Background
Predicted 3D model of a 72-nucleotide RNA (transfer RNA) from a Patescibacteria group bacterium. It matches the Rfam family "tRNA". From the family's description: Transfer RNA (tRNA) molecules are approximately 80 nucleotides in length. The sequence was found in a public genome assembly. The prediction has a mean pLDDT of 83.
RNA sequence: CGCGGGGUGGAGCAGUGGUAGCUCGCGAGGCCCAUAACCUCGAGGUCGGCGGUUCGAAUCCGCCCCCCGCAA
Numbered sequence: 001c002g003c004g005g006g007g008u009g010g011a012g013c014a015g016u017g018g019u020a021g022c023u024c025g026c027g028a029g030g031c032c033c034a035u036a037a038c039c040u041c042g043a044g045g046u047c048g049g050c051g052g053u054u055c056g057a058a059u060c061c062g063c064c065c066c067c068c069g070c071a072a
Base pairs, nucleotide, nucleotide: 002070003069004068005067006066007065010024011023012022013021018055026042027041028040029039030038048064049063050062051061052060
């Protein structure tokens, strides 16, 4: 240099064109004699970067960066 997979809240992951969600974690409240568990609510992500296509892009296209693997 070549090929494949991946990058999305703190962590692990969904989301194949139409306002970004789930579980855990975190904060507050409820329940309880109390804690755990359970219930409710909330904060937190401009989706790796830059361009392009489109009325509209996390999603499609191009280039680049990073991680994992294969081959040499």